[in-house]
Predicted 3D model of a 74-nucleotide RNA (transfer RNA) from a Candidatus Anderseniibacteriota bacterium. Rfam family: tRNA. Rfam describes the family as follows. Transfer RNA (tRNA) molecules are approximately 80 nucleotides in length. The source organism's lineage runs through Bacteria, Bacteria candidate phyla and Candidatus Anderseniibacteriota.
RNA sequence: GGUGACGUAGCUCAGUCGGUUAGAGCGUGGGACUCAUAAGCCCGAGGUCGGAGGUUCGAUUCCUCCCGUCACCA
Numbered sequence: 001g002g003u004g005a006c007g008u009a010g011c012u013c014a015g016u017c018g019g020u021u022a023g024a025g026c027g028u029g030g031g032a033c034u035c036a037u038a039a040g041c042c043c044g045a046g047g048u049c050g051g052a053g054g055u056u057c058g059a060u061u062c063c064u065c066c067c068g069u070c071a072c073c074a
Stems, first nucleotide, its partner, number of pairs: 001073007010026004019057001028044004050066005
C1' cells in the first nucleotide's frame, strides 16, 4: 500500500430481509431474608447503537467517506 471482517451498557455479546418503548449475562446501586456474611430472591441505574454525510415518510439495520481493532496479501 491492497483486500476482508468487526465497532451496540463498565466487560462479554445478541438483535434487526428498514417500522411504535434497543436487550441478555456478568459487574454495579438499593431492598428483603439472616445473629451476621455469602449464595439464591426482588427492584433499579447505566447506551448520542464509533464519527460525518446520503437514500427513505422513517436508518442501530441500506450506501459512501473517515477513525479505530483484527486477519490475510504485498